RNAcentral holds the sequence, with entries from ENA. Predicted 3D model of a 1515-nucleotide RNA (small-subunit ribosomal RNA) from an uncultured prokaryote. Its mean pLDDT, the model's own confidence on a scale to 100, is 83.

RNA sequence: AGAGUUUGAUCCUGGCUCAGAAUGAACGCUGGCGGCGUGCUUAACACAUGCAAGUCGAGCGAGAACGUCGACUUCGGUCGACUAGUAAAGCGGCGAACGGGUGAGUAACACGUGGGCAACCUGCCCUGGAGUGGGGGAUAACCUGGGGAAACUCGGGCUAAUACCGCAUACGACCUCAGCACUGCGGUGCUGAGAGGAAAGCUAGCCAAUUCUUGAAAGCUAGCGCUCUUGGAGGGGCCCGCGCCCGAUUAGCUUGUUGGUGAGGUAACGGCUCACCAAGGCGGUGAUCGGUAGCCGGCCUGAGAGGGCGAUCGGCCACACUGGGACUGAGACACGGCCCAGACUCCUACGGGAGGCAGCAGUGGGGAAUAUUGGACAAUGGGCGCAAGCCUGAUCCAGCAACGCCGCGUGGAGGAAGAAGGCCUUCGGGUCGUAAACUCCUGUCAGUUGGGACGAAAAGCCGUCGGUAAAUACCCGGCGGUUAUGACGGUACCAGCAGAGGAAGCCCCGGCUAACUCUGUGCCAGCAGCUGCGGUAAUACAGAGGGUGCGAGCGUUAAUCGGAAUUACUGGGCGUAAAGCGCGCGUAGGCGGUUAGAUAAGUCAGAUGUGAAAGCCCCGGGCUCAACCUGGGAACUGCAUUUGAAACUGUUUAACUAGAGUGUGGUAGAGGAGAGUGGAAUUUCAGGUGCAGCGGUGAAAUGCGUAGAUAUCUGAAGGAACACCAGUGGCGAAGGCGGCUCACUGGACCAAUACUGACACUGAGGUGCGAAAGCGUGGGGAGCAAACGGGAUUAGAUACCCCGGUAGUCCACGCCGUAAACGAUGUCUACUAGCCGUUGGGAGACUUAUCUCUUAGUGGCGCAGCUAACGCAAUAAGUAGACCGCCUGGGGAGUACGGCCGCAAGGUUAAAACUCAAAUGAAUUGACGGGGGCCCGCACAAGCGGUGGAGCAUGUGGUUUAAUUCGAUGCAACGCGAAGAACCUUACCUGGUCUUGACAUCCUACGAACUUACUAGAGAUAGUUUGGUGCCUUCGGGAACGUAGUGACAGGUGCUGCAUGGCUGUCGUCAGCUCGUGUUGUGAAAUGUUGGGUUAAGUCCCGUAACGAGCGCAACCCUUAUCCUUAUUUGUUAGCACGUAAUGGUGGGAACUCUAGGGAGACUGCCGGUGAUAAACCGGAGGAAGGUGGGGACGACGUCAAGUCAUCAUGGCCCUUACGACCAGGGCUACACACGUGCUACAAUGGACGGUACAUAGGGUUGCCAAGCCGCGAGGUGGAGCUAAUCCCAUAAAACCGUUCGUAGUCCGGAUUGGAGUCUGCAACUCGACUCCAUGAAGUCGGAAUCGCUAGUAAUCGUGAAUCAGAAUGUCACGGUGAAUACGUUCCCGGGCCUUGUAUAUACCGCCCGUCACACCAUGGGAGUGGAUUGCACCAGAAGUAGUUAGUCUAACCUUCGGGAGGACGAUUACCACGGUGUGGUUCAUGACUGGGGUGAAGUCGUAACAAGGUAGCC
Repeated sequence: AGAGUUUGAUCCUGGCUCAGAAUGAACGCUGGCGGCGUGCUUAACACAUGCAAGUCGAGCGAGAACGUCGACUUCGGUCGACUAGUAAAGCGGCGAACGGGUGAGUAACACGUGGGCAACCUGCCCUGGAGUGGGGGAUAACCUGGGGAAACUCGGGCUAAUACCGCAUACGACCUCAGCACUGCGGUGCUGAGAGGAAAGCUAGCCAAUUCUUGAAAGCUAGCGCUCUUGGAGGGGCCCGCGCCCGAUUAGCUUGUUGGUGAGGUAACGGCUCACCAAGGCGGUGAUCGGUAGCCGGCCUGAGAGGGCGAUCGGCCACACUGGGACUGAGACACGGCCCAGACUCCUACGGGAGGCAGCAGUGGGGAAUAUUGGACAAUGGGCGCAAGCCUGAUCCAGCAACGCCGCGUGGAGGAAGAAGGCCUUCGGGUCGUAAACUCCUGUCAGUUGGGACGAAAAGCCGUCGGUAAAUACCCGGCGGUUAUGACGGUACCAGCAGAGGAAGCCCCGGCUAACUCUGUGCCAGCAGCUGCGGUAAUACAGAGGGUGCGAGCGUUAAUCGGAAUUACUGGGCGUAAAGCGCGCGUAGGCGGUUAGAUAAGUCAGAUGUGAAAGCCCCGGGCUCAACCUGGGAACUGCAUUUGAAACUGUUUAACUAGAGUGUGGUAGAGGAGAGUGGAAUUUCAGGUGCAGCGGUGAAAUGCGUAGAUAUCUGAAGGAACACCAGUGGCGAAGGCGGCUCACUGGACCAAUACUGACACUGAGGUGCGAAAGCGUGGGGAGCAAACGGGAUUAGAUACCCCGGUAGUCCACGCCGUAAACGAUGUCUACUAGCCGUUGGGAGACUUAUCUCUUAGUGGCGCAGCUAACGCAAUAAGUAGACCGCCUGGGGAGUACGGCCGCAAGGUUAAAACUCAAAUGAAUUGACGGGGGCCCGCACAAGCGGUGGAGCAUGUGGUUUAAUUCGAUGCAACGCGAAGAACCUUACCUGGUCUUGACAUCCUACGAACUUACUAGAGAUAGUUUGGUGCCUUCGGGAACGUAGUGACAGGUGCUGCAUGGCUGUCGUCAGCUCGUGUUGUGAAAUGUUGGGUUAAGUCCCGUAACGAGCGCAACCCUUAUCCUUAUUUGUUAGCACGUAAUGGUGGGAACUCUAGGGAGACUGCCGGUGAUAAACCGGAGGAAGGUGGGGACGACGUCAAGUCAUCAUGGCCCUUACGACCAGGGCUACACACGUGCUACAAUGGACGGUACAUAGGGUUGCCAAGCCGCGAGGUGGAGCUAAUCCCAUAAAACCGUUCGUAGUCCGGAUUGGAGUCUGCAACUCGACUCCAUGAAGUCGGAAUCGCUAGUAAUCGUGAAUCAGAAUGUCACGGUGAAUACGUUCCCGGGCCUUGUAUAUACCGCCCGUCACACCAUGGGAGUGGAUUGCACCAGAAGUAGUUAGUCUAACCUUCGGGAGGACGAUUACCACGGUGUGGUUCAUGACUGGGGUGAAGUCGUAACAAGGUAGCC
């Protein structure tokens, strides 16, 4: 510090997710030791049991038991002493208000920080001063009587005090008054007068002096107390400034409320309380209300600023079963006190009582989850005490828990035959791996044996010195000595001993993210933080091997910060991504021109105080280190006070004119509102003329019209809107404004000046204006026209189109308040290159024309700059400033609920649950479009001939079957694989057989191999049998072959063409497809390859930020057309010769033809024209051939997961006495049907018969087969010739010349069937071809639709070949005869280039919307129902306090002895908790039914949107 994820790719916007740190954690797997910490986050839920606050005999009275000793004894016991003035209990004092727990409540002066109290209190402690005199009456304990189950309680009697109460004294303090001084005017200090209120003793010691007997009392000394008081320390109370969560879908709240006067109350100020008076107080700088929450030091995170948290430790607050209340006290409204009410639990004799773990342990419960009913007061601290000491679940320790942090260990060195074994493998090996074994060492931790601390020094006692004192007592202090005290714990630590011995796991391995293979599984099981894996080769599931990471831990989950600049103060945005209010005016607020002075609030600097400690940081120190502990420092960014500075901001004073405004003179304008008025047009009405149609559409129909329409003329009525002018022209804030005239009125601009003197800008709330539609009332209504009706279209058509037509559109008045109210761009100000228009005004060039300058608008282009890009660019989206509004992923949703507004429609404000990993913007490349432009192709058109109808052949589908083997399936499967299924082929079926196999290699044994014949069988096969002993040899044997055996293995036309190679089809012989370098762009990409021409062509030329190049095109290759040359026989024969019935038959010849080698030729080369002087095109000449001459081979980058595992090869999977192999028979040839491809026809351009002519290219020795003879024929016989320019197949046919038929199911057509044959073959039954005789079906030119072909082509005619024993109407090849037509590119199909739109990119066979149906989820409404909380009104009123008190009782004091004062109880009044009633608010849960929403691989209906989306879309 970043990364993954939207796309085909890109850049941005934007969300989601990850890597880090951290936790009082929990869960899973695992677990050796130690140190230091930490440990109910949930039920402030309920609690059994034990302990957690006592102490003082030196305040007081009383005073046991047990035990020991002694005495007595009736042996039952009794007495005395000690224990011991002890225990327990009581009175009294102090403490119990600390310490410990918890965080429910609390949004508050609760907390934090800084101040104030001249408005206060303070026990114990310290300091100073004074005093401590003299009396009195009770009461508990105890004794006794009574009640009660108990808790407890009542009566009577005795008694003490440092308990209680008077009295005396009391300077001062307190209160009142007066005077003086000071003053901040509040008060303070001093002086005087009046009134008024205290106390308690105890202990130790001394007797010199007093009294009495040792001794004691008084007294004295010392100490501890007590009372009053001064000051302090520490603690507390009250007040104030500032800080302190969310919600405005909480906007108004308040009556003791705000203030005053007086009184009461308090320690104290104060409406704290009361009476009276006034009517205030708080609030948009957020009152009130609701929700949530203890606050802070700090902790976690972060670079910081911030964000989150508030465990442990420390400070403060609050609470103690829930609510209320006071008492006591220095202190409480009191955790282990009291009273009352309530809930709950327990005891009970049913009458009544008891209790409060949010103390430490512990229990139940809740929960994912959190410990021992431990030890000790040794240390630290606290309470009491003179002290010893006692108490102390505070505390110190121990126990449990990997809960966290830190440290240590589980061994070290050597060791290659790289062992065994596992895993992988290309079978060679690799890896686990020096790892192990093995050898040599070491000894941490644990174990064991032994030793063994620090934490402990105060105190006590002794001695001594000093102080006090009369004192060598006592007490206090110093010094010295001495004795004792340890829970932890025989712990830390140290030493000895033994032996590698006792000690490693967890997660992960597709990317992010370090780490890879095998097997299993087969969209299953499963994984998953995001993206996403899994449908038979999964580095993503599961296991294994290996590896990475961390390590006594490792992962997961939860929640926090970070990354996230994703709430942006630091540090974001708003034209199109989310985001500028529709537009003005204007309040508060914010912000504000120039000069000078003053001030010092902001600002800056210094100083002082404070900012607790701990923590963080730095420097040291102590535990072996570290964690941890500890000393010092720094820091605590803050607050307060104070001293300065004066630039800027503020305030204030005085001025200025550049901002703003006013006055004067002009200018333009659909600016506004009102009244009047004009013509054209539509419609209607009246009349005339006039005919049969009009109207409307893609085409029609509805409609109108013989009752006279439409058309046309004249006249009239009425309403609405204003052609031309008219213009990226004008005006207005926006909405918006358009005939003309009049008067009224707002604003803008220009010029020149005079005046005011910052008056300015923006603007939350507020207020006004605000298109269309809509609403209300009343008018008006020509045209247009929602709704509605009809006609069409359509599968449907509640639409688009047509004919009608009502609201409405118009006017007046009043509402509504919204629009894609848009420049999708808030208002204002300043600055920042230019160029070209246009509107208004002004100036100048003498004037016109025109130009220049200037100013206010309004447009186009463009530089810098900005922008994600597109684009903006002085009218900014640039550079800056001021103010306002708004945004924070998509959907849910601008929706629900609530509020406000509205007559309604609705508007405005405005969520959440849930759900997704995207949604979006701009640009790029393709593809596509019922977008555009240009161009091509038998693409259409123009023609010729077919198919589709018939019969047959053949292939396919389907069906059938034991099997009808398999594959090919739009073009690009279907006479295709198959260039040829009777057996074989053959893969299929049935049956019969074989199991190392039909085929290959290796091993062993035997045998030559091989062969004759017979038997059984359908055959495979089995059995018997004949002949035969070979070749090489180093004599061991070997090679080939056969049989048998063993196991490795063979074998598979079994699966996967979606694992593959190879081959092929197709777009398409279409003209395209790319690269290097350069350049442009953030980038995908672009450029080049676009443009102007041209071409069959990305062919060529020109232009050009491109320059070149490659694969394609073309050419090179084959063939054909002309010529030349060479050459030969089997080919040829002109001329010469010979011969024949005839024939190149023969000699000779080699000219020609042919054959096959080599060359020539054609290149837009030449001429003319056009074109840009180009490329090229058009025409012409010459030429056998002319513009790639014709044909072929040749197929760019790629597309279709196209086809083929059955040609072959091949990974993986599967079968192995079978899915392999052999044999026989059957099947692939089936047949209601459908389709494709063909053949033959339907006839006279023909059929039949007779005669006559002309080819090419092939094939031939298990072959072609001549002549001759036989047969009607297929064929047979025959055997010549030919390994082929020689012989044979082999007569070419159409054609031509004749004859006949005469338009008919025929002398057309030949299917089908019967009979008889021929040939091939082992064999023609299923199931061959051909021949002859007989038979003679459908069919008379073929619906919708559809195919081929542009010249030697179509059409037509025959010939040959491959395959092949035989079996073509198929395929391939060959020649013969030989046309028609093309105006042209509008349309159909396909293609190329450019451009445009796109929501498409598995790319239009795309994408995608809504209803309905089903399942699930959350949510709104809902008659209501149940709970929580709260307002108001009323009832009620425990305990308590205060007031009153006429009832009852009453020790201290007074008394005139009657009583009084005072007190207690009771009663009553006020306040008030719980509770109750009524009525509202808020909120939660639930509810028949109901509304929409979301989600869900393959449901229904349509086709709305994206292309002109087929009616442009949207608001």